A computed fold for a 1492-nucleotide RNA from a metagenome, annotated as small-subunit ribosomal RNA.
Model confidence (mean pLDDT): 83 of 100.
RNA sequence: AGAGUUUGAUCCUGGCUCAGAACGAACGCUGGUGGCGUGCCUUAUACAUGCAAGUCGAGCGCGAAAGAAUUCUUCGGAGUUCGAGUAGAGCGGCGAACGGGUGAGUAACACGUGAGUAACCUGCCCUCUAAUUGGGGAUAACCAUUCUAACGGAUGGCUAAUACCGAAUAUUGUGGAGAAAUGCAUAUUUCUUUGACUAAAGGCUUCGGCCGUUAGAGGAUGGACUCGCGUCGCAUUAGCUAGUUGGUAGGGUAAUGGCUUACCAAGGCGACGAUGCGUAGCCGGCCUGAGAGGGUGAUCGGCCACAUUGGGACUGAGAUACGGCCCAGACUCCUACGGGAGGCAGCAGUAGGGAAUAUUGCGCAAUGGAGGAAACUCUGACGCAGCAACGCCACGUGUGGGAAGACGCAUUUAGGUGUGUAAACCACUGUCGACAGGGAAUAAAUGGUCCAUUAGGACAGUUGUUCGUACCUGUAAUAGGAAGCACCGGCUAACUUCGUGCCAGCAGCCGCGGUAAUACGAGGGGUGCAAGCGUUGUUCGGAAUCACUGGGCGUAAAGGGAGCGUAGGCGGAAAGCCAAGUCAGAUGUUUAAUUUCAAGGCCUAACCUUGAGUCCGCAUUUGAAACUGGUUUUCUUGAAUGUAUCAGAGGUAGACGGAAUUCUUGGUGUAGCGGUGGAAUGCGUAGAUAUCAAGAAGAACACCCGUGGUGAAGACGGUCUACUGGGAUAACAUUGACGCUGAGGCUCGAAAGCGUGGGGAGCGAACAGGAUUAGAUACCCUGGUAGUCCACGCUGUAAACGAUGUUCACUAGGUGUCUGGACUUAAGUCUGGGUGCCGUAGCUAACGCGCUAAGUGAACCGCCUGGGGAGUACGCUCGCAAGAGUGAAACUCAAAGGAAUUGACGGGGGCCCGCACAAGCGGUGGAGCAUGUGGUUUAAUUCGAAGCAACGCGAAGAACCUUACCAGGGCUUGACAUGGAGUCGCCGCUACGAGAGAUCGUAGUUCUACCUUCGGGUAGCGACUCACACAGGUGCUGCAUGGCUGUCGUCAGCUCGUGUCGUGAGAUGUUGGGUUAAGUCCCGCAACGAGCGCAACCCCCGUCCUUAGUUGUCAUCAGGUAAUGCUGGACCCUCUAGGGAGACUGCCGCGGACAACGCGGAGGAAGGUGGGGACGACGUCAAGUCAUCAUGGCCCUUACGUCCUGGGCUACACACGUGCUACAAUGGUCGGUACAAUGGGUUGCAAAAUCGCGAGAUGGAGCUAAUCCCCAAAGCCGGCCUCAGUUCGGAUUGUAGUCUGCAACUCGACUACAUGAAGCUGGAAUCGCUAGUAAUCGUAGGUCAGCAUACUACGGUGAAUACGUUCCCGGGCCUUGUACACACCGCCCGUCAACCCACGGAAGUGAGAGUGCUCAAAGUUGUGAUGCCAACCCUUCGGGGAGCUAGCACCUAAAGCGAGAUCAGUAACUGGGGCUAAGUCGUAACAAGGUA
Repeated sequence: AGAGUUUGAUCCUGGCUCAGAACGAACGCUGGUGGCGUGCCUUAUACAUGCAAGUCGAGCGCGAAAGAAUUCUUCGGAGUUCGAGUAGAGCGGCGAACGGGUGAGUAACACGUGAGUAACCUGCCCUCUAAUUGGGGAUAACCAUUCUAACGGAUGGCUAAUACCGAAUAUUGUGGAGAAAUGCAUAUUUCUUUGACUAAAGGCUUCGGCCGUUAGAGGAUGGACUCGCGUCGCAUUAGCUAGUUGGUAGGGUAAUGGCUUACCAAGGCGACGAUGCGUAGCCGGCCUGAGAGGGUGAUCGGCCACAUUGGGACUGAGAUACGGCCCAGACUCCUACGGGAGGCAGCAGUAGGGAAUAUUGCGCAAUGGAGGAAACUCUGACGCAGCAACGCCACGUGUGGGAAGACGCAUUUAGGUGUGUAAACCACUGUCGACAGGGAAUAAAUGGUCCAUUAGGACAGUUGUUCGUACCUGUAAUAGGAAGCACCGGCUAACUUCGUGCCAGCAGCCGCGGUAAUACGAGGGGUGCAAGCGUUGUUCGGAAUCACUGGGCGUAAAGGGAGCGUAGGCGGAAAGCCAAGUCAGAUGUUUAAUUUCAAGGCCUAACCUUGAGUCCGCAUUUGAAACUGGUUUUCUUGAAUGUAUCAGAGGUAGACGGAAUUCUUGGUGUAGCGGUGGAAUGCGUAGAUAUCAAGAAGAACACCCGUGGUGAAGACGGUCUACUGGGAUAACAUUGACGCUGAGGCUCGAAAGCGUGGGGAGCGAACAGGAUUAGAUACCCUGGUAGUCCACGCUGUAAACGAUGUUCACUAGGUGUCUGGACUUAAGUCUGGGUGCCGUAGCUAACGCGCUAAGUGAACCGCCUGGGGAGUACGCUCGCAAGAGUGAAACUCAAAGGAAUUGACGGGGGCCCGCACAAGCGGUGGAGCAUGUGGUUUAAUUCGAAGCAACGCGAAGAACCUUACCAGGGCUUGACAUGGAGUCGCCGCUACGAGAGAUCGUAGUUCUACCUUCGGGUAGCGACUCACACAGGUGCUGCAUGGCUGUCGUCAGCUCGUGUCGUGAGAUGUUGGGUUAAGUCCCGCAACGAGCGCAACCCCCGUCCUUAGUUGUCAUCAGGUAAUGCUGGACCCUCUAGGGAGACUGCCGCGGACAACGCGGAGGAAGGUGGGGACGACGUCAAGUCAUCAUGGCCCUUACGUCCUGGGCUACACACGUGCUACAAUGGUCGGUACAAUGGGUUGCAAAAUCGCGAGAUGGAGCUAAUCCCCAAAGCCGGCCUCAGUUCGGAUUGUAGUCUGCAACUCGACUACAUGAAGCUGGAAUCGCUAGUAAUCGUAGGUCAGCAUACUACGGUGAAUACGUUCCCGGGCCUUGUACACACCGCCCGUCAACCCACGGAAGUGAGAGUGCUCAAAGUUGUGAUGCCAACCCUUCGGGGAGCUAGCACCUAAAGCGAGAUCAGUAACUGGGGCUAAGUCGUAACAAGGUA
């Protein structure tokens, strides 16, 4: 410090997610030691048991017992002494208000910080001053009686005090009066005075004193009160407040104060956020962060609040009191039922809750606290120990050597490689742990004695929980007792095998898994950290993703519809003064701890100690005066006013005008009009439409009209008049900052809509009808109501847009236009104010903006913070309503979005091409048959091919074979290959037998070479048998593949290097102007070149030349025949087959840009690529093929292999494709007659001749072929047929045959005779073809035993038409739009149906808070007896006063009743929303999305 994720790719915006650190943590797996810390975050839930606050006999009065000794004894007991003035309780003093716990409440002077008290208190402690005199009456304990279950009392009697009460005395106290000084207003301080008021307690003593007590002054400490500033969220909480705000007078308090009461006044608080609601103890600090910030408030420290819930006071220096009291409520316990007791948020501990948090330990030795003169006692504060890897820190689990790189495991290309010096093995060390021995420090005191006595000093001694711990040493021997966890697709360090097969599962995000998973599970290996490692949760960071530091708003979320204007914010020039802001210095404070730095102490570290620094704040004070501010004076440039001129659909009201439309009346006139893509509804013979005239009505104002004008915006358009707002220019004058913006507020505000009343011609939601359509609640048509218009009122919204807030200043130009001014003869030049276009710098993600900014700055306002949910719900405000304004959350997704790029697509555009259309010719679709396919059938009808680009396709030929399918019969190392062992000499052939055959059996025959001792051996070959490796598979996957092929398409395209442009994807080149069949060529150009394609080079045909003439040819010469190159010869010609020539827009003219090129012409066999072929760029279709072949993986292995017989692939209601033959006279038939080319032939082609009606048979000359053989038909000539189901057509069927073949039944071809079906030119639709082409005619070949209407070739005859590119289809280039990129067979919307989820409404139900009324405990205060009555006073001694109490009154907790508001959960039913591989209906949006 960044990274992943939106896209085909890019840049941006923007969210989500990750890597870091931290924790009072929890959970999972694992776990050796030590040190230091930490440990109920949840139920402020309930608590058994023990302990946590006592102490003082030197304040006081009482005062045992057990037991021991002893005396007496009636032997029952009694007394005395000791125990012992002990235990014990009581009176009294001090403490218990500290210490310890918790965080419920509290949004507050609670806390923090800084001030104030001239408005206060303060026990114990310290200093000082002065005292401590003299009396009195009670009371507890105790004793007696007595009530009670208990707790606890009642009555009578005795007694003490440092308990209580008078009295005396007393100031610097309190009160009154006065004076002076001071200050900050009340006032304070000091002094003077005064018949006023107020004290006390003693104890001990070594007799020195010490400890107390009282009053006063002061200090210290602690507290109380007041104030400035700071201190969470919600405005869907906007108004709150009657003791409320102030005053006066009482009361009250330590003290100010509405703190309280009475009276008077009507105030006080609030958008600088009152009030209400929700949440929360606050801080030092802690975590994070570069910082600013954000989060947090455990442990330690400061403050506050609370102590079962609520209320209340008492005591006291201090409490409204955790381990005190009273009352009420809830709960628990005891009870004799009458009544009582209790409060762990002290330490342990228990139950419960919870993911979760420890011992019912030891000790007062230390530190600290209470009491005491002290010893000492008490102290769950505290010090220690125990439990817990909860955290931090430290240590260990060994170190060195050791390659046969062992075994095992994993993997493998089978060789090896990894684990891995790792282990074993050798040598060494001994931390920690275990055992044993020694053994600290933390302790100094207080007290005692002595000396001094103010302080202090000296001496001897006592005190250790931790702890026999740390530490040291030793022993014994041994590497022995001590390593796990997570991860390994990217982010992110680390890879392989097997299993699984969208299953099981993983996942922080993106995403993995559907048979080859580095992503699941396991193994091996690796990476990271390590006594821990991961997961989960939370916080900060990254996130500049709330932006103060440090963001934005034209199109991504975001400028308010516009103006006026309040508060507020900001504000021109000059000078003086002030000093609030600002700056500088000083002082005080900012607790300690923490953090930082430097040292030091524990072996180190964590930890601890000391010092320094920081604490950026607040307050006080002294200065400065530039800037801001305040104030005073002045100025004119901002702003405004005046004068003159000017433009304008600026506004309001009134009047007038013509054209058009419709209607009414009348005339003319006749059958249609109207409307549409085409129609129909509609109107019209009752006279429409059309046309003429007259009249009526309402609305709107053609042309002018213009990126022209005006206005703040909305908006404003005939003409004239009246009233009126704003603006511009020119030159002067005046005022003198009067300005800008503007939260709330007010006003204006298109259309639609609403209310009342008018008006209503045209248009026209709704509605009706007609069409269209699968439907058509639409688009189109005919009608038509609200409305549109006017007046008044409401609504207050729009894509109210420049999607651009208002104002000011500055920053190149060019060119239009509207309206002013100056100069000028004019052209024009200059200067203002508007309004457009282009463009520099600059800005921007890009597009773009660019003096009319989206540039550079300033001021102020509004608004934004992922998409959806949702501008929805609830609440509130406004509105007559419709609705508007304000405006969430749950839940859900990992995107949503902007701009630009490349493609693809468009029922977008332009240009161009193609038998694409058109123009023609001939077909298919109808018939019969052939053939292929689908379907059906079947035991099987093997498999594949599926729009074009499957369907006479694989198959260039299924009777067996083929053959892969079915039935049955066989075989199992196999039909085929290699390897081992053994046996044999086979195999084969011949014959016979069984069988459907495969196969089996019998008999016969019986290898080669070499060596040989002739017995045989060795080798080869072959067969058989056995066993195992293996063979085999037309089994699956063409979506694992190679190869091959189809297709777009023989379309003209597809790319690269360098350069340049762009942030980038990319662009440029390749676009443009021409031209071409062509990205063909030329020109231009930030491009210049190049490659694969095009073309050419190759083959065939067309002309000529040359070479060569056999089997070819025959002009010439010769011979011969009935005839023929038949023969000798010849090679001229044809031909054959080698090599050349030729054609290149080369020449001419015209056009074109002086180009490319086009048009025409000449010559030429051929002319503009001459015709044809081969040749197929980058790529697309997961196109086709695992059944040609090859091949990964999977599957079968006496079968999914292999052999055989028979059957099937040939089935047949039907549907489709491709063909053949026809329907006839351009024909059929009969007879005669003419002319090809290609090709094939020895398992072959086969002649002559003979036979057969014929298929064919017999025959076998010739030919291994320019030699022999197979070789035309249409055509032409003539006859008949004469328009008919025929002399057309030939299907079908019968009979008889021929040929091939082991074999023609299923299931061949052909022949003859007989039979003679459909069919008379074919609906919608659709195919081929542009010249030697279509059409038509036959021929040959491959396959093949046989089988051709198919396929592949060959020649014969031989047309018609093309105006042209509007349309259909396909394609190319450019451009445009796009929400598509799996790319339109795309994307995508809404209802309905199903599942799940959260939310809203809802009759009802509940909770807390407040309020009114009723009742009212305890208690303070007031009052107060006829009750009580020791102290003091009076007394006539009876009593009275004073005092106390019951009672009463006010206030009031709890409780009850009532109305209302708020909130929350729940709820029959209901509403929409979200989500969910394959549901239904349509097709709304994206292209002109088919109605923008």